Notes
Predicted 3D model of an 86-nucleotide RNA (c-di-GMP-I riboswitch aptamer). The sequence was found by an Rfam model in a public genome assembly.
RNA sequence: CGUGUUGAAAGGCAAAGCAGAUGAAAGUCUGUGACGCAAAACUAUAGGGUCUACGUUUAUUUGAAACAUGACAGCCAGUUGCAAUU
Numbered sequence: 001c002g003u004g005u006u007g008a009a010a011g012g013c014a015a016a017g018c019a020g021a022u023g024a025a026a027g028u029c030u031g032u033g034a035c036g037c038a039a040a041a042c043u044a045u046a047g048g049g050u051c052u053a054c055g056u057u058u059a060u061u062u063g064a065a066a067c068a069u070g071a072c073a074g075c076c077a078g079u080u081g082c083a084a085u086u
Base pairs, nucleotide, nucleotide: 004085005084006083007082012037013036017032018031019030020029021028022027035074041079042078043077047076048075049072050071051070055067056066057065058064
């Protein structure tokens, strides 16, 4: 240097729920809390996928469809990377 295996262990992140803030919503942030995580780090104007629809458009009339310019990296993917060991 390359490859593989193991590890929550030195150190790290933090699901659901609850409280508060924010937003049209999805969601995000803070606190609490740990289900889990070897990438649960980074990438969402240039991969796929998912969620939402303030607004816009269509037909239409109180109900429906489409659309991201709004989000999700703890869905897949890409990039980088920790410890021990082989």